[in-house]
This record gives sequence, C1' cells and structure tokens, in this order.
RNA sequence: GCAGAGUAGGAUUCGGCGCGUCAAGUGCCGGCGGAUGGGAAGUUGCCGCCGGACGAAAGCAUGACACAUGCUGCGGUGCCGUCUCCGCGUCCGCUGC
Repeated sequence: GCAGAGUAGGAUUCGGCGCGUCAAGUGCCGGCGGAUGGGAAGUUGCCGCCGGACGAAAGCAUGACACAUGCUGCGGUGCCGUCUCCGCGUCCGCUGC
C1' cells in the first nucleotide's frame, strides 16, 4: 500500500412458551436518559422512562351468574431457540498478501 474479519441491531423461515382481546402491546410524534466492532471520538440505527395523537375480532363449549376455565380465531403482540440474508463513514489496532 491492497484485501478481509468483527458491534449494537434489522429483515426472514420454522418451532416452543406466554400476554391481550374488560385493549395492554405494536406502529406514529415530541422530550429526557442509556448502551453500542478490540481502543478513541461519533452518526444512522437500537433500548428505557415520561407526555401526546390515532386505534382493533371475536366465536363456541362447560361450570356458574362475580365471572372462571378450555378450544378455535384475532393482534403490524412479548420472550427464547432456529434458517437465510443484511450490518461502523473516520483514526488506531487485528488477519492475509
């Protein structure tokens, strides 16, 4: 000098266990805070809290009349595992030449 690997995480396949269906969650907007390649600073993105706007699919069976349980659904639903793909712009470091 050239080439390459690695983060947080994102999308996707399948499986398991849950939550909600008496509306939490998801998605959107704003504020504050946090973590984020091995190191440094830092952005996109991510996470948490608070506030705001919007907003939904129930049915059946049994026992009961407070509702509970089970089954089938539904929710841009949570977590874990799994398949495939994507994933640091700068400086240093690492691997190969």
Predicted 3D model of a 97-nucleotide RNA (THF (Tetrahydrofolate) riboswitch aptamer) from a bovine gut metagenome. The model forms 94% of the base pairs in the Rfam consensus. Rfam family: THF (Tetrahydrofolate) riboswitch aptamer. About the family: Tetrahydrofolate (THF) riboswitch was first reported for Ames et al. as an RNA motif in 5' untranslated (5'-UTR)regions of folate transport and biosynthesis genes in Firmicutes genomes. Its family is annotated with tetrahydrofolate metabolic process in the Gene Ontology. The RNAcentral record of the sequence draws on MGnify. Model confidence (mean pLDDT): 77 of 100.